[in-house]
Context: one part of a larger RNA
RNA sequence: GGCGCAUGGUGAAUGCCUAGGCUUUUGGAGGCGAUGAAAGACGUGAUAAGCUGCGAUAAGUCUCGGGGAGAAGCAAAUAUUUAUUGAUCCGAGAAUUUCUGAAUGGGGCAACCCGGCUAGGUGAUGCCUAGUCACUCCGCAAGGAGAGCAAACCCAGGGAACUGAAACAUCUAAGUACCUGGAGGAGAAGAAAAUAAUAAUGAUUCCCCUAGUAGCGGCGAGCGAACGGGGAACAGCCCAAACCAAAGUUGUUUAGGCAACUUUGGGGUUGUAGGACUGAGUUAUGAUUAUACAAUUGAAGUGGAACGUUUUGGAAAUAACGAUCAAAGAGGGUGACAAUCCCGUACACGUAAGGUUUUAUAUGAUAUCAGUAUCCUGAGUAGGGCGGGACACGUGAAAUCCUGUCUGAAUCUGCCGGGCCCAUCCGGUAAGGCUAAAUACUCCCAAAAGACCGAUAGUGAACCAGUACCGUGAGGGAAAGGUGAAAAGUACUCCGAACAGGAGAGUGAAAUAGUACCUGAAACCAUGCGCUUACAAGCGGUCGGAGCAGAUUUAUUCUGUGACGGCGUGCCUUUUGCAUAAUGAGCCUACGAGUUAGUCGUAGUUAGCGAGGUUAAGUGAUUCAGUCACGUAGCCGAAGCGAAAGCGAGUCUGAAUAGGGCGCUAAAGUUAGCUGCGCUAGACGCGAAACCAGGUGAUCUACCCAUGGUCAGGUUGAAGUUCCGGUAACACGGAAUGGAGGACCGAACCGCCAGACGUUGAAAAGUCUUCGGAUGAACUGUGGGUAGGGGUGAAAGGCCAAUCAAACCUGGAAAUAGCUCGUACUCCCCGAAAUGCAUUUAGGUGCAGCCUUAUUUUAGUUAUACAGAGGUAGAGCUACUGAUUGGACGAGAGGGCUUCACCGCCUAUCAACUCCUGAUAAACUCCGAAUGCUGUAUAAUGAUGAAUAGGAGUGAGGGCAUGGGUGCUAAGGUCCAUGUCCGAAAGGGAAAGAACCCGGACCAUCAGCUAAGGUCCCCAAAUGUAUGUUAAGUUGAACAAACGCGGUUUGAUUGCAGUGACAGCUAGGAUGUUGGCUUGGAAGCAGCCAUUCAUUUAAAGAGUGCGUAACAGCUCACUAGUCGAGCGAUCGAGCAUGGAUAAUAAUCGGGCAUAAACAUACUACCGAAGCUAUGGAUUUGUAAUUUAUUACAAGUGGUAGGGGAGCAUUCUAAAUGCUUUGAAGCAGAAUGGCGAUGUUCUGUGGAGCGCUUAGAAAAGCAAAUGUAGGCAUAAGUAACGAUAAUGCGGGCGAGAAACCCGCACGCCGAAAAACUCAGGUUUCCUGAUCAACGCUAAUCGGAUCAGGGUUAGUCGGGACCUAACGCGAACCCGAAAGGGGUAGUGGAUGGACAACAGGUUAAUAUUCCUGUACUUCCUAUACAAUAAAAGUGACGUAUUGGUGAGAUUGCUACGUACUGACGGAAUAGUACGUUGAGCCUAGACUUCGGUCGAAGCGAAGUAAAGCAGCCGGUACCGAGAAAAGCGAGUAUAGGGACCCGUACCGUAAACGGACACACGUAGUUGGGUUGAGUAUACUAAGGCGCUC
Repeated sequence: GGCGCAUGGUGAAUGCCUAGGCUUUUGGAGGCGAUGAAAGACGUGAUAAGCUGCGAUAAGUCUCGGGGAGAAGCAAAUAUUUAUUGAUCCGAGAAUUUCUGAAUGGGGCAACCCGGCUAGGUGAUGCCUAGUCACUCCGCAAGGAGAGCAAACCCAGGGAACUGAAACAUCUAAGUACCUGGAGGAGAAGAAAAUAAUAAUGAUUCCCCUAGUAGCGGCGAGCGAACGGGGAACAGCCCAAACCAAAGUUGUUUAGGCAACUUUGGGGUUGUAGGACUGAGUUAUGAUUAUACAAUUGAAGUGGAACGUUUUGGAAAUAACGAUCAAAGAGGGUGACAAUCCCGUACACGUAAGGUUUUAUAUGAUAUCAGUAUCCUGAGUAGGGCGGGACACGUGAAAUCCUGUCUGAAUCUGCCGGGCCCAUCCGGUAAGGCUAAAUACUCCCAAAAGACCGAUAGUGAACCAGUACCGUGAGGGAAAGGUGAAAAGUACUCCGAACAGGAGAGUGAAAUAGUACCUGAAACCAUGCGCUUACAAGCGGUCGGAGCAGAUUUAUUCUGUGACGGCGUGCCUUUUGCAUAAUGAGCCUACGAGUUAGUCGUAGUUAGCGAGGUUAAGUGAUUCAGUCACGUAGCCGAAGCGAAAGCGAGUCUGAAUAGGGCGCUAAAGUUAGCUGCGCUAGACGCGAAACCAGGUGAUCUACCCAUGGUCAGGUUGAAGUUCCGGUAACACGGAAUGGAGGACCGAACCGCCAGACGUUGAAAAGUCUUCGGAUGAACUGUGGGUAGGGGUGAAAGGCCAAUCAAACCUGGAAAUAGCUCGUACUCCCCGAAAUGCAUUUAGGUGCAGCCUUAUUUUAGUUAUACAGAGGUAGAGCUACUGAUUGGACGAGAGGGCUUCACCGCCUAUCAACUCCUGAUAAACUCCGAAUGCUGUAUAAUGAUGAAUAGGAGUGAGGGCAUGGGUGCUAAGGUCCAUGUCCGAAAGGGAAAGAACCCGGACCAUCAGCUAAGGUCCCCAAAUGUAUGUUAAGUUGAACAAACGCGGUUUGAUUGCAGUGACAGCUAGGAUGUUGGCUUGGAAGCAGCCAUUCAUUUAAAGAGUGCGUAACAGCUCACUAGUCGAGCGAUCGAGCAUGGAUAAUAAUCGGGCAUAAACAUACUACCGAAGCUAUGGAUUUGUAAUUUAUUACAAGUGGUAGGGGAGCAUUCUAAAUGCUUUGAAGCAGAAUGGCGAUGUUCUGUGGAGCGCUUAGAAAAGCAAAUGUAGGCAUAAGUAACGAUAAUGCGGGCGAGAAACCCGCACGCCGAAAAACUCAGGUUUCCUGAUCAACGCUAAUCGGAUCAGGGUUAGUCGGGACCUAACGCGAACCCGAAAGGGGUAGUGGAUGGACAACAGGUUAAUAUUCCUGUACUUCCUAUACAAUAAAAGUGACGUAUUGGUGAGAUUGCUACGUACUGACGGAAUAGUACGUUGAGCCUAGACUUCGGUCGAAGCGAAGUAAAGCAGCCGGUACCGAGAAAAGCGAGUAUAGGGACCCGUACCGUAAACGGACACACGUAGUUGGGUUGAGUAUACUAAGGCGCUC
């Protein structure tokens, strides 16, 4: 270290619980608000941070009612109070109700600032109190109304896109989402210019049907009525006009009137037309509203029956025994389960405001008959043209309705409609208006319910949640429940620095219930014990198994461990195929995916009824329920055919009584439950990139507008000007002066060329070194503007908040996804496909094929025989068509010769026909099989075939063999055909291997026989038999060629040989001649020539090689001798051999082997999940019994997929049980079942839980880079954030590298110092503390706790002004919302504007104090002046001159006394005195500007260079805010002077960057030496040593 057991820790699952949710039912209510809402800010308590309540009358005040003992909320504690003289509490009604908010006196950055008027207070100018002052509309006025908020419902004005159509444009989505306006408790609609059809109905709305019908529709996808029927609820009315009257105005008049118009009143309201008008008539009806009495309802509330004992126990409500009540046995609580203990419940009672009903009184809308001459009955209307929209209806034949535009009637003898239009007929009476109920919805209140959830669930939220937190913002958005019956919440002791933590003790039934608290699983982390492990190689298991330890029921026992041996490449997904080095998962726990709906369709099944079946909406009843009854509107079926009229067991076609088509004759449906599948819905779950709508963003960044700021120092020297020269005059030249420049060098500042580092960083863009610009198109602060198909862009598709080829947020929305991934318990039966056709189709889909289930039916398959059709393999071509070798013949053509031309000749050129010869074809065939196919007969087989209906999956295939195409007769290539296997198939063999060989696994067995293949060892079986071959480890058991080889074995043919072969040895190998030629030379041997000749020989070439400059020399051929038996040549076959060369490691799998290789033949054995044997399980069939068994037979590999039977979980019902003598859950063991799983025992636990039979589902997890939580691993590893640096002594302390003090050392010093904006918001100071925070420790801290701290007429802002820009009366524009915008009003970054020095606190100071000033206003007094407009305010850049505060540096009085390491010195120091700059002024003088200046005050002063400021000059072009203020009295005295900010940090540990982050952050001061300098280096003041 491993396995096991035990005990713990961590952790929070599980179980139980519920305080909170979810979904509904019934009833109520359906608004609140200028009498100030909703929503907030700030306050309010004795102590008070939060929530709740309340509002300066502030956890409350008053009155009335209820109630009856404690009370001061959550919420303890202390203190202080209160209450039977009735508190707290409950109900009703009053009062108060700060500030913001429609917000309303004006303004504004909501909760703040500033006003006017009236009245009051005060000494009051200030300050305070009360009231009032917005806008729009109506109204003469008085006055009234509106505004804003709020969940859905409703009406209206605008109005998408994704999506679907497998693309897309009409269409769809959808008039949806969304924006906007408006209303109410409902809204809208509504009393026929209606619907119909020869019959009628009689406003509107809603429900069920009609009906997925008629229709509409790229006639695609889809959209989709009405009439009519059944119900709910019911309700009808008013104007305009005609006519009359009155009043007013106007006109006119003969002044009586008349006419017109306006206003008011009467009248009048419809289609069988009505009304006015004329005549008659005055009675009938009694809507509505108000008041009164009565009844009833109605807030808090009141009464309300009946139980004891014993047992167990901590506790009784349990159990046992015996009682009681019940108009009450709903529910909850009480120490476990209570009708009778408590609260309640049934029932009964009670009343304020208010409501309802009846009655009475008052009020008094409405309503009649006849006549028909005349009048009235809704005009820019109806209708029409054009263009749109709405109607189910997409322009269509398109009626009807609405209208942007252009037109434009009739008048009751009229007009409109009835789906183009016309006629007849019928219905109605437009162009004015009102109208309850039935209907829709639920922010809210009350009561009740649930086969809804139970803390990862249910709301996002059970808990102080729309909180913490994130974001500039719109917006997004968590986690987090449980001690116990009761705090009885551990007195006291001990360990410890400790109020940390623990050990005892004590409480309690229990403390392993101790506030990290019920139960307390797993991952993970430990401790103890048993066995095992240090030569051992591994998907860690499985099979066998020694030893050791333990137990008991002592056995052939069980448990733990496991030396050693055999076999063995995880799971899932996706694939032709995965150990794959293809995907996914670190581990555990919880959660996590085919659901639900529809009077939809279809099939099956169960049940009811049956030629019939059935109700829907609704109504009634009720025990209020998945109830019962009624309800027959409608639907389906019982009859079909036809385009239809129509006819009908027939009908249509047709001339047909013909034929044919579809039907009948066979005939069952329908309703409901359940199941499979389909359709429409998000439709199995998760997942886009995108599109559209409405909003939010210019604190980043781009550009622009307004107003401010910044740029050390050095260099160069343009124009112009002056002088001199020069010219006729110019020009031109020189010298000065001058100070230009998108000029030069170079800091700050801005940028970023290059390299390195960094890359889980110090940093989500930096550091170091180097580099570019640095008076300009420069950089920068503050305040503003431009907004998403939009902005901005010196243009990179750059930037628009770490996001840009179209930002962000929310919504449409669960967009869509022919794509990827994932998809959860068991057993049993069957079991595919990767093919055809089609496809904007090829990884998708439809139909067919193949699978399955049910039913029906009677075929199917194989063998043999016989009979057929056919044109493949082969073959053939003098049998066609085409291609084709060699030869013969050689027409014809070309070339050459010849010729005046023709004729002709030659030809190693091409070549037809014919003949001979060779040979060819997928698209040649004179021929032509095998196999396959068809049919018939016989035999075998035994459900294998077919049909119908339900459900699928598949439609990527792959290897091998054979026949082909293609390719290179390449491919592990590709495309077909036939077969087979893999796919979906395990086992044995081939070392290892999807497919090759053998063979198809139901389970068990330490039985037997075989297949392929094997038998020396690894490794089961032959070191088998016989005969050969190989010598190469060839080979053994995967590959190798051309070519080579005197390797070897064997076969065939042939030659030489005792007349002596072959090989070896000895000897010869000569002469003409150095042949001739050539040549410098050539002699056998550079080359050329040739009768390569001749001679001597046994033989010897005018020479086979070597060799020389040429010769020489050595050889060969050839010959003789010796030797003594075989020696050669050619062609085959077997096995060897060279050729032979690759990358992790040499190898046949290895060792190895001369057989254990190869060849032939034979025998035995081994060898599989095959076959057999024994036992068992299960399916199907048959047959028996008998209703669950038996016998026989045949089966039982399996992916996609079909079918069947079961297990488990949660809840419900019925019946029945268990439980404090211990439920669920958790842990362990034993045991049953093929299995999912069940049961029992022990421990823990401490209150609920089962069995059976049915029912209903949020119903089963290993994987989705799944979601949430917990815990590992890497790992005690990397790192601890500038390399400016520490050391020592002392102190406090339990403890000191870091804290404090001291002494050294080091670092910054244009900063790492000081001041101060923005921003932060208490971080400031003091005391205490060290859990967490601080990258370590900490006694320390910007940490925690407590207390304290910010003082203004003058500083900054407001009560002053205006810029950009914002808002905005008037006005303009616009569907609405809204957009502009004058007067005004707001708005600093600018203008205006009055204080300095010193001192003081732990912490503030131009604020407090002291001293000395100044501004403004009021009052009083005195004097002066009179008021309106100029003007001023008021502005660029560069450069230069003058003056010049402060600071810096230098210099500087006198006297006296004195100081110094050993001595001396001075720009050293101390004390005192003198002198004294300057300020101020009585006074004097004055040119009226000033000057001098006693007294008084007063220790510093002065010089240099020269910054800021002020005052000027010059030059240039880009030509350089506005308004207020000022102008527009003086003096004296007395008085007044409001609000806000003020701490602290502020180049940073406090701001922006997630951090105590090497980054960023505007302005001011900024010493010394060096130096031109703010460069550089060192240093002062001051600050630090960067938290290991």